Source information:
The prediction has a mean pLDDT of 77. This is a predicted complex of two RNAs, RNase P RNA and transfer RNA, with 484 nucleotides together. It holds a member of the Rfam family "Bacterial RNase P class A". It is annotated as a ribozyme.
[in-house]
């Protein structure tokens, strides 16, 4: 010099005025509340995306099979994951590293436009090969002959017709192993030798994925599964707007007490009526009779004061949920790590019209001006901002700071 | 806060992984003495964007960006 990784902070510090929640404590009100004063806490590494995965909380418990989602190397790790770690393999980089939905295409179906003979049980468009009939031309020519010819048969080219062939052509993203040499008519793993690759077993390391070695085998098998599918595993739904509580009173049901009538097997039952400091339901109307268990079959719950569905109406109320937690930090100890665990310590935001904020001063750091002195003036400081809580992944960041490591010289 | 969805010419919309189409709407020209109407031609797409899969993506699969829907309570 030029680069891969990995971690952290991402404006300090003081003074003043505000703005939320908790304690405390005054003062004001019968009280419900309300002000004030001290004290302490008050955004993020993403609080964002809502991509996954749990906590929690309701549901008519969550059963079987089909379906249907989802995850896919192995080993670990964790509540719990599509995360994270370490290792395999593959492809890319001299390299440190980066990147990968990375199981099956010899169970099975599909599909591969366009060009090209042919896109998968291969096949034959030009091209090379011998043969065989037919017809045309050339060339030798037995015999015959009226000496003009006329011709068996052979050989060679052409052409057509059926066959071998898979070297070469040429197309495509992909053409049924390379490459040499034997062999053939003319070819060809047809056979041989080295290379690539598959498949079986065997010996050896590794929990494992795999790795490495020597053997044999047919000599060769196309791609796609982020296309159906097979295979292993995993998955009940919904989401804090979940839920769960809140005064009186009309109105409805259950209970229970009682009074009249009815029936009566004299134990009771049914009917109308009062009445309870007794439970529970309640906003109003119309419509279905079903409806939950995500879709279907079984099963199985719920259930006519109920469920669903639809329309109107208010109302934008309080409290809980909700802030000790798979919790922070330091420190040892297990392990390469991810994480585990033991001891110490700490208590750290919880608004709902939605608090976390403006000025000042010094310091950092960027940019501008100048009289050029890191002096002096001015501007600025990224991204973005909790709304039940974690544990990840994506993505947004001005600048800045550490540590390992390659490569070159 | 939560849970869905869409995104292809100006505008509304199709579109079995194989050269992206309709419809109105613009543009020229005929038609008309001039407009409509109606013929005849043509123009206009990064298939919202980055990235993987594959020979090959508007389609298949993550990520991002916009818009756009639904949902409380009866105290």
């Nucleotide at each position: 010099g030029a680069g891969u990784c990995g971690g952290c902070c991402g404006g300090g510090c003081g003074g003043u005025c505000g703005c939320g929640g908790c304690g405390c404590u005054c003062c004001c009100g019968c009280a419900a509340g309300g002000g004030g004063a001290c004290g302490u806490c008050g955004a993020g590494g993403a609080a964002a995306g809502u991509c996954c995965g749990g906590a929690c909380u309701c549901c008519a418990c969550a059963g079987a099979g089909c379906u249907c989602g989802g995850u896919g190397g192995u080993g670990g790790u964790u509540a719990a994951c599509a995360g994270c770690c370490a290792c395999c393999c593959a492809c890319g980089g001299u390299g440190a590293c980066g990147u990968g939905c990375g199981g099956g295409a010899c169970a099975g179906u599909g599909c591969c436009a366009c060009a090209g003979a042919a896109a998968a049980c291969a096949a034959a468009c030009c091209g090379c090969c011998a043969g065989c009939g037919g017809c045309c031309c050339c060339c030798a020519g037995a015999u015959c002959u009226u000496c003009g010819g006329a011709g068996a048969u052979g050989g060679g080219g052409g052409u057509g017709c059926g066959g071998g062939u898979a070297a070469g052509g040429g197309u495509g993203a992909a053409a049924c192993g390379g490459u040499g040499a034997g062999g053939u008519a003319a070819g060809a793993g047809c056979u041989c030798a080295c290379c690539a690759g598959c498949g079986c077993g065997c010996c050896g390391g590794g929990u494992g994925a795999c790795c490495g070695g020597a053997g044999c085998g047919g000599c060769u098998a196309g791609g796609u599964a982020a296309a159906c599918c097979c295979c292993a595993c995993c998955g009940g739904g919904a989401g804090c707007a979940a839920g769960a509580c809140c005064a009186a009173g009309a109105g409805g049901g259950c209970c229970c007490a009682u009074u009249c009538c009815g029936c009566u097997u004299c134990g009771g039952c049914g009917g109308a009526g009062u009445g309870g400091u007794g439970c529970u339901u309640g906003c109003g109307c119309u419509g279905a009779c079903g409806g939950g268990c995500u879709g279907c079959u079984c099963g199985u719950c719920c259930g006519a004061u109920g469920u669903c569905a639809g329309c109107g109406g208010g109302u934008a109320g309080g409290u809980c949920g909700c802030a000790c937690g798979a919790g922070g930090c330091g420190c040892g100890c297990a392990g390469c790590a991810a994480u585990g665990u033991g001891c110490g310590u700490c208590c750290c935001a919880g608004a709902u019209g939605g608090a976390u904020g403006g000025c000042c001063g010094c310091c950092c750091c960027u940019c501008g001006u100048c009289u050029c002195g890191c002096c002096a003036c001015g501007a600025g400081g990224a991204c973005a901002g909790a709304a039940u809580c974690c544990g990840g992944c994506u993505u947004a960041c001005a600048g800045g700071c550490c540590g390992a490591c390659u490569c070159a010289u | 806060g939560g849970g869905c969805g869409a995104u292809u010419g100006g505008c509304g919309c199709a579109g079995c992984g194989g050269u992206a189409g309709c419809g109105c709407g613009c543009u020229u020209c005929c038609c008309u003495g001039a407009c409509a109407c109606g013929g005849a031609a043509g123009a206009g797409g990064u298939c919202a964007u980055c990235g993987g899969u594959u020979c090959a993506a508007u389609c298949c699969c993550g990520g991002u960006a916009u818009c756009g829907c639904c949902c409380a309570c009866c105290a």